[in-house]
A computed fold for a 478-nucleotide part of an RNA from an uncultured Pelagibacteraceae bacterium, annotated as small-subunit ribosomal RNA, 3' major domain.
Context: one part of a larger RNA
RNA sequence: UGACGGGGACCCGCACAAGCAGUGGAGCAUGUGGUUUAAUUCGAAGAUACGCGCAGAACCUUACCAACACUUGACAUGUUCGUCGCGAGACUAAGAGAUUAGUUUCUUCAGUUCGGCUGGACGAAACACAGGUGCUGCAUGGCUGUCGUCAGCUCGUGUCGUGAGAUGUUGGGUUAAGUCCCGCAACGAGCGCAACCCCUACUUUUAGUUGCCACCAUUUAGUUGGGCACUUUAAAAGAACUGCCAGUGAUAAGCUGGAGGAAGGUGGGGAUGACGUCAAGUCCUCAUGGCCCUUAUGUGUUGGGCUACACACGUGCUACAAUGGUACUUACAAUGGGAUGCAAAGAGGUGACUCUAAGCUAAUCCCUAAAAUGUACCUCAGUUCGGAUUGUACUCUGUAACUCGAGUGCAUGAAGCUGGAAUUGCUAGUAAUCGCGGAUCAGCGCGCCGCGGUGAAUACGUUCCCGGGUCUUGUACA
Numbered sequence: 001u002g003a004c005g006g007g008g009a010c011c012c013g014c015a016c017a018a019g020c021a022g023u024g025g026a027g028c029a030u031g032u033g034g035u036u037u038a039a040u041u042c043g044a045a046g047a048u049a050c051g052c053g054c055a056g057a058a059c060c061u062u063a064c065c066a067a068c069a070c071u072u073g074a075c076a077u078g079u080u081c082g083u084c085g086c087g088a089g090a091c092u093a094a095g096a097g098a099u100u101a102g103u104u105u106c107u108u109c110a111g112u113u114c115g116g117c118u119g120g121a122c123g124a125a126a127c128a129c130a131g132g133u134g135c136u137g138c139a140u141g142g143c144u145g146u147c148g149u150c151a152g153c154u155c156g157u158g159u160c161g162u163g164a165g166a167u168g169u170u171g172g173g174u175u176a177a178g179u180c181c182c183g184c185a186a187c188g189a190g191c192g193c194a195a196c197c198c199c200u201a202c203u204u205u206u207a208g209u210u211g212c213c214a215c216c217a218u219u220u221a222g223u224u225g226g227g228c229a230c231u232u233u234a235a236a237a238g239a240a241c242u243g244c245c246a247g248u249g250a251u252a253a254g255c256u257g258g259a260g261g262a263a264g265g266u267g268g269g270g271a272u273g274a275c276g277u278c279a280a281g282u283c284c285u286c287a288u289g290g291c292c293c294u295u296a297u298g299u300g301u302u303g304g305g306c307u308a309c310a311c312a313c314g315u316g317c318u319a320c321a322a323u324g325g326u327a328c329u330u331a332c333a334a335u336g337g338g339a340u341g342c343a344a345a346g347a348g349g350u351g352a353c354u355c356u357a358a359g360c361u362a363a364u365c366c367c368u369a370a371a372a373u374g375u376a377c378c379u380c381a382g383u384u385c386g387g388a389u390u391g392u393a394c395u396c397u398g399u400a401a402c403u404c405g406a407g408u409g410c411a412u413g414a415a416g417c418u419g420g421a422a423u424u425g426c427u428a429g430u431a432a433u434c435g436c437g438g439a440u441c442a443g444c445g446c447g448c449c450g451c452g453g454u455g456a457a458u459a460c461g462u463u464c465c466c467g468g469g470u471c472u473u474g475u476a477c478a
Base pairs, nucleotide, nucleotide: 001478002477003475004474005473007472008471009470010469011468012467013466015462016461019426020425021424022423023422026318027317028316029315030314031313032312033311034309035308042053043052064304065303066302067301068300069299070298073129077128078127079126080124081123082122083121084120087106088105089104090103091102092101093100094099109119110118111117131293132292134291135290136289140287141286142282143281144280145278147276152191153190154189155188156187157186158167159166160165171182172181173180197270198269199268200267202238203237204236205235206234207233208232211228212227213226216225217224241264244258245257246256247255248254320419324378325377326376327375328374336367337366338365341360342359346355347354348353385416390411391410392409393408394407395406396405432454433453434452435451436450437449438448
């Protein structure tokens, strides 16, 4: 100087407390461990692994296993030789296919100094080499997690100390903040904080088509004429600064209350992550040193596996019901996406869906709501709760749904009556609850990332638990 303390003082955080909803019990989905297996590819491991890499394993992916094949190789450059446009198909035979053997159709390259000279393609030979998701993340770059959006981490000059170092950065106040003020052997500065950026809340101006409709007509319908007020869209500007008032405070920084205001003291949300810590994670994104393989640890194909199942754990979904279930009725979104696509209307089917097909390169057309509302039944039961499991008949995607897809109809109707110890999230348009969209994607999610609808309760307080910050103290620790 740090680190640590079941030392002290002060401060903060959904850390506790006060509340709401959960998890832990059940069934299922999904990840992991374990076990099994020819293989169940590999990585991730307290917090900071476990719906994580995977924004989507039937084949492919795929790295794993079995079998069958290839060896200058699936891919790149170079040398030599030969052939010739390249290329696109079709057929026959063998085979699981890769591949092998053969037949055949279309086409007949560009430049040119007219020299197989240059470019291009294919084949052959041998070598240089290719190739490796093989090892080492404790050799590395890059990227990422975490402490933590915590308020810290440092430097120059000066001063003090023999020196390591100290001072500044401590102290008195204050703040979300090393934020600001005052003081001070310090005076300044840098990286962080804040602001500058984006979205959202209010107003004005500009602009009215595909958007809107107050007035005038018109219509089944903003449909048409008309209009651009309003809504809205998207560009520019304004607006909030403790600016004003009162109190308080050291006359400071600030704090408390008030006015005006759409918004008030950082208005709400996002992006933004200092010096560093964990030899944290990743050699399987990529790059890369070293080591290793080179008729195989490389490459291709078919089939299988990653989907196994006495069990254990994590994360979720659905429930156990009456604030509910079922049937009918009926209203209101936003974000986004859409030409190998989104698909209205109509018809068929109990339904998944199918047929036909308008419109839409999209403020124009389409995807497009549910909970809520109203009426009726159910009357506390393993039920008109719950839907697992199983049988059967189908639908769709796709060469192909056996291992191993999603969905539909009928039948079946399991566990489950609110969950032990323990434990999680959340402070407002939040929790809870309801649906919708998107990425990936042929098809497939209860996951992920977004969107809007309905919309609470509680916070006395900081003694305690956890984490963090500042000062101080002790130390057989570095």
The sequence was found in a public genome assembly. Model confidence (mean pLDDT): 81 of 100.